[in-house]
This is a predicted structure of an 89-nucleotide RNA (c-di-GMP-I-GGC riboswitch aptamer) from a Chloroflexota bacterium. The coordinates come from a structure-prediction model, not an experiment, and the mean pLDDT is 91. The sequence was found by an Rfam model in a public genome assembly.
RNA sequence: CCCGAUAAAGGCAAACCGUCUGAAAGGGCGGGACGCAAAGCCACGGACCUAAGGGCCCGAAAGGGACUAAGGCCGCCGGGCUACCGAAG
Numbered sequence: 001c002c003c004g005a006u007a008a009a010g011g012c013a014a015a016c017c018g019u020c021u022g023a024a025a026g027g028g029c030g031g032g033a034c035g036c037a038a039a040g041c042c043a044c045g046g047a048c049c050u051a052a053g054g055g056c057c058c059g060a061a062a063g064g065g066a067c068u069a070a071g072g073c074c075g076c077c078g079g080g081c082u083a084c085c086g087a088a089g
Base pairs, nucleotide, nucleotide: 002089003086004085011036012035016031017030018029019028020027021026034075040081041080042079044078045077046076048072049071053068054067056065057064058063
């Protein structure tokens, strides 16, 4: 340095519930643990989610429809950065 144990000390916290926030996806805080050896951090590539705004289509209008990310997601994959411990190899 790679690696990851029925090791040790710890850490994080899914769903769900409460509350705040957002147009939404989602996010914050509290409770709570499904799990996680990076489930620490970063939207760089891809996947996925939402569609406020935008133009387009339908409509007399009200309104509706599909599309669209500069929005989201790091606990989807890849990539980058950092990190506790030390069995076997």
Lineage of the source: Bacteria > Bacillati > Chloroflexota.